[in-house]
RNA sequence: GCGCUCGUAGCUCAGCUCGGAUAGAGCAUCUGGUUGCGGUCCAGAAGGUCGUAGGUUCAAAUCCUGCCGGGCGCA
Numbered sequence: 001g002c003g004c005u006c007g008u009a010g011c012u013c014a015g016c017u018c019g020g021a022u023a024g025a026g027c028a029u030c031u032g033g034u035u036g037c038g039g040u041c042c043a044g045a046a047g048g049u050c051g052u053a054g055g056u057u058c059a060a061a062u063c064c065u066g067c068c069g070g071g072c073g074c075a
Base pairs, nucleotide, nucleotide: 001074002073003072004071005070006069007068010027011026012025013024020058029045030044031043032042033041051067052066053065054064055063
């Protein structure tokens, strides 16, 4: 340099193939309940510019392009 792949909540991931209604789960955190206290268990809450900048579209996490970062391969 070229090709492939990944980037979504603090962490691990789903959703992308085939665009659609408010972006989800588990763990962790916080609050309450339960308990003599803690843990377990139960209920609830908070937490996201979906890597970034553009484009297409009535509508983009999803399609297209550039760039950034991680991984793999070829040279």